Transfer RNA from a Clostridia bacterium, 73 nucleotides, folded computationally. Rfam family: tRNA. About the family: Transfer RNA (tRNA) molecules are approximately 80 nucleotides in length. The family's RNA type in Rfam is transfer RNA.
RNA sequence: GGCGGAAUAGCUCAGCGGCUAGAGCAUCCGGUUCAUACCCGGCAGGUCACAGGUUCAAAUCCCGUUUCCGCCA
Numbered sequence: 001g002g003c004g005g006a007a008u009a010g011c012u013c014a015g016c017g018g019c020u021a022g023a024g025c026a027u028c029c030g031g032u033u034c035a036u037a038c039c040c041g042g043c044a045g046g047u048c049a050c051a052g053g054u055u056c057a058a059a060u061c062c063c064g065u066u067u068c069c070g071c072c073a
Base pairs, nucleotide, nucleotide: 001072002071003070004069005068006067007066010025011024012023013022018056028042029041030040031039049065050064052062053061
């Protein structure tokens, strides 16, 4: 330098162009216990990497940029 993949909650990840963007774990609160852990219930937590475009409508489609991973040279 070329090609491909990834970027969504603190972490690991789902998410056919349309419902208020979700799950598990973690944190926090409560229950349980003499107490802690396990277990059970609940809350909170998101500029969907950045910028532009297409569309009535974009996390999702298109172009560009950034970072990371792999392959080729």